Transfer RNA from an archaeon, 75 nucleotides, folded computationally.
Rfam family: tRNA. By type it is a transfer RNA. Gene Ontology term of the family: triplet codon-amino acid adaptor activity.
The prediction has a mean pLDDT of 83.
Parts: sequence; C1' cells; structure tokens
RNA sequence: GGGCUCGUAGCUCAGCCCGGCUAGAGCGCCUGCUUUGCAAGCAGGAGGCCGCGUGUUCAAAUCACGCCGAGUCCA
Repeated sequence: GGGCUCGUAGCUCAGCCCGGCUAGAGCGCCUGCUUUGCAAGCAGGAGGCCGCGUGUUCAAAUCACGCCGAGUCCA
C1' cells in the first nucleotide's frame, strides 16, 4: 500500500443480507419485597442520538460514498 471482517447499553452480543413499532436479550448497576444478616429468588427502574460525516428515500442501526479505529490475510 491492497483485500476481507468488525464497530449497537458498563461488559458479551442479537437485529443489518430483504429499510417500516423513533432499538432488544443475558450479565452487571439502582430501588423495593423476602432474611437476624448475606446469597439466591421475586417485582420494578435507570442506562443507547446504533464509531463519525455526507448522500439516497416519505422513512436509514439497516442502502451508497468518504473518514476514523480494531482484527486478519497478501505484498
């Protein structure tokens, strides 16, 4: 320098291919119940402008282009 894959909650990921509920799960965190207390269990809650920007569209996490970062392969 070039090819490919990836970037979504604090962590691990799904959803993307085929655009359509203005985004979910597990773990973690907070509050309450339960317990002498802890853990476990049960109930509820907070937390995301989907890496950044532009474009296409009535509508973009999803499509296109550019950029940034990570991994991997080739030279």